[in-house]
Molecule: RNase P RNA; transfer RNA
Organism: Longimicrobium terrae
RNA sequence: GGAGGCGAGUGAGGAUCGCGGCGCCAUUCGUGGCGGCGAGGAAAGUCCGAGCUCCACAGGGCAAGGGUGCCGGCUAACGGCCGGGCGUCGUGAGGCGACGGAAAGUGCAACAGAAAACAGACCGCCGAUGGCCUUCGGGCUCAGGCAAGGGCGAAACGGUGCGGUAAGAGCGCACCGCGCGGCUGGCAACAGUCCGUGGCAUGGCAAACCCCACCCGGAGCAAGGUCAAGCAGAGGCAAGGAGCGGCCCGUUCCAUUUGAGCCUCGGGUAGGCUGCUGGAGGCCGGCGGCAACGUCGGUCCUAGAGAAAUGAUCCUCCCCCGGCAACGGGGACAGAACUCGGCUUAUUCGCCUCCACAU
RNA sequence: CGGGACGUGGCGCAGCCCGGUAGCGCACCUGAAUGGGGUUCAGGGGGUCGCCGGUUCAAAUCCGGCCGUCCCGA
Repeated sequence: GGAGGCGAGUGAGGAUCGCGGCGCCAUUCGUGGCGGCGAGGAAAGUCCGAGCUCCACAGGGCAAGGGUGCCGGCUAACGGCCGGGCGUCGUGAGGCGACGGAAAGUGCAACAGAAAACAGACCGCCGAUGGCCUUCGGGCUCAGGCAAGGGCGAAACGGUGCGGUAAGAGCGCACCGCGCGGCUGGCAACAGUCCGUGGCAUGGCAAACCCCACCCGGAGCAAGGUCAAGCAGAGGCAAGGAGCGGCCCGUUCCAUUUGAGCCUCGGGUAGGCUGCUGGAGGCCGGCGGCAACGUCGGUCCUAGAGAAAUGAUCCUCCCCCGGCAACGGGGACAGAACUCGGCUUAUUCGCCUCCACAU
Repeated sequence: CGGGACGUGGCGCAGCCCGGUAGCGCACCUGAAUGGGGUUCAGGGGGUCGCCGGUUCAAAUCCGGCCGUCCCGA
């Protein structure tokens, strides 16, 4: 210098002006003054898991649908986290694994190839037994045998060697691999340079249908609760009401069985209030544990809106870049709306690994 | 804020469920017929299947994560 892996953090303090809630005071009810508060590790994606609320069932089971899937632990729970096993990728730091079952059943495998799953014979090998020929060395060949070698493919029904054979073949044997049983270690997954046994019987795909085990009722704060105009409705009482007009009188219109007006009622729209933020909470320390985490003690906390506010400038320090210095530039990504636990996604820095070069 | 669909040549769509060859219409290009254009006929080109991973011999299709667009609920 390049390539890569992992982890942590995402500035600290203060001032002025502006904006939005809250409390107090004042008010000419328009607002003003004072005080205090006002985004994040992800507030995001809405991908999982819960709290909370309503609906359904109210005890349990089955079916359908969906999800998860090595072992042990953590947790309120999880598809999350920690530790371990095995496999796999990488020179390495390290990463990844839907990692139960293919010996319950069904299905799939393009193209190439002879044959693609109780397989098959294109090239090839043999032709012992049989037939023909013979210079007696052997040659050709039907029926047939074989699958060692070549070739196709992502994949061709264990591998290497020796024996064996006409040629071959787990046909036999040794070693390796594999399956099953035992023993030893481990809570377990699993491991073993251990013992026995089986000639191998069981190729791949289940993020194909499926089988096995476990889990899941549905919807979501626009959930839900509460107060309640107007309009419509039900019940009761019931004869007046409106215009002209300063008022009475008068007059015009409407109503008086189909009912103006008033009272009561339940459901409930607009709207108001609530749900609403202090919680499986953060930080520090002790103890237990490899760790995730648990427990004890101390300490800290103030957005909750109308979907709409949360900004700008300056000073000191911090970090990065350029520069000898003075100094200059930069500090990202993005932003609450019921609340938590995770995952995923952004950027900066630190540590580590490998390669090249220099010392 | 919550819920749900979709992304395939320039445009509009099929193929995805049940994995092996990406197809249709319009548009575009070339040629023919015409004096020229349109129409018609014949031929042709053009697709990272939104992006990144995983499963598989093999992915537009199956699974996961991102990005974008649209629809619905006061």